[in-house]
Context: one part of a larger RNA
Molecule: small-subunit ribosomal RNA, central domain
Organism: uncultured bacterium
RNA sequence: CUGGGUGUAAAGGGAGCGUAGACGGCAAGGCAAGUCUGAAGUGAAAGCCCGGGGCUCAACCCCGGUACUGCAUUGGAAACUGUCGGACUAGAGUGUCGGAGGGGUAAGUGGAAUUCCUAGUGUAGCGGUGAAAUGCGUAGAUAUUAGGAGGAACACCAGUGGCGAAGGCGGCUUACUGGACGAUUACUGACGCUGAGGCUCGAAAGCGUGGGGAGCAAACAGGAUUAGAUACCCUGGUAGUCCACACCGUAAACGAUGAUUACUAGGUGUUGGAGGGAUGACCCCUUUCAGGCCCGCAGUUAACACAAUAAGUAAUCCACUUGGGGAGUACGACCGCAAGGUGGAAAUUC
Numbered sequence: 001c002u003g004g005g006u007g008u009a010a011a012g013g014g015a016g017c018g019u020a021g022a023c024g025g026c027a028a029g030g031c032a033a034g035u036c037u038g039a040a041g042u043g044a045a046a047g048c049c050c051g052g053g054g055c056u057c058a059a060c061c062c063c064g065g066u067a068c069u070g071c072a073u074u075g076g077a078a079a080c081u082g083u084c085g086g087a088c089u090a091g092a093g094u095g096u097c098g099g100a101g102g103g104g105u106a107a108g109u110g111g112a113a114u115u116c117c118u119a120g121u122g123u124a125g126c127g128g129u130g131a132a133a134u135g136c137g138u139a140g141a142u143a144u145u146a147g148g149a150g151g152a153a154c155a156c157c158a159g160u161g162g163c164g165a166a167g168g169c170g171g172c173u174u175a176c177u178g179g180a181c182g183a184u185u186a187c188u189g190a191c192g193c194u195g196a197g198g199c200u201c202g203a204a205a206g207c208g209u210g211g212g213g214a215g216c217a218a219a220c221a222g223g224a225u226u227a228g229a230u231a232c233c234c235u236g237g238u239a240g241u242c243c244a245c246a247c248c249g250u251a252a253a254c255g256a257u258g259a260u261u262a263c264u265a266g267g268u269g270u271u272g273g274a275g276g277g278a279u280g281a282c283c284c285c286u287u288u289c290a291g292g293c294c295c296g297c298a299g300u301u302a303a304c305a306c307a308a309u310a311a312g313u314a315a316u317c318c319a320c321u322u323g324g325g326g327a328g329u330a331c332g333a334c335c336g337c338a339a340g341g342u343g344g345a346a347a348u349u350c
Stems, first nucleotide, its partner, number of pairs: 004321003007304002012318001014201004021194001023192001025088001029084003033081002035077005041071002049065006091191001092188003095184004103177007110154001115149007125136002162169002206247001208245004215241002220236004258317006266295002270291008299306002323350003333342003
């Protein structure tokens, strides 16, 4: 490499868009590159294989046959692949109408709470713990009332509920804006699917510049605990957490399950629509499309389990795997301000 595989044993890229490439709906027609078939040419001899013969046998030698699955030429076939020009509507997309949504960006705004400041009341404690102490407090704290400042997060609603490609998204209002879904069947007419490279997005932490800083809190300091305690507990506390712009590009980035399409028992409640029945209306019953959850048959599986959102049955394309360590290390390469990232060995050892 092939074969076999990739939920948990090694193995699905973090996600999307998309280039080349690979693969591709239905019904006719033309061509004949692939494909199939006929003819004739060539495919040296020897060798291999088969049959026969000669050296006493064999090796060896001689004769005959098959074969040489190939190549170019030429006559045909047209099912499939291809190609050319036209046609179709079931895939895909557009239009019209409609409802749902924490989808995104920006601006504005609200109340509760914590902290701080000022003033009043008021007096000796407060705080904290398993118990304490550090700490705060007669320079008047804690508690309580009124006023003010500032930052961050949005209780209840809230839901195995919703939206988004993933990361993720939650007070309220407005502006701009992306996508999905249902109904209709008006339009285009295969415009599709996947996607090596490539480009874009990408939690937290971290980095650069400038702001901001209430609470929390790596580092750090002190108090405890302990044999020790560079910890767990307590009192403090700086980066950071927040904003703007620019970088980083990684996560158990998980459903540890790549994308698309078709098919394959049922049951229960659930979210968003649509149709029908009944009704004064809500409710209710039934059907259907799209999404989410739980159980479960066949089937699959080493088992656990999965089971129409498959890990079932098939098809196309991409990615990845090949014993454990050494090692996601070294060297060189590319990217990055750095931290580091991407790609990625061998010796050796069991």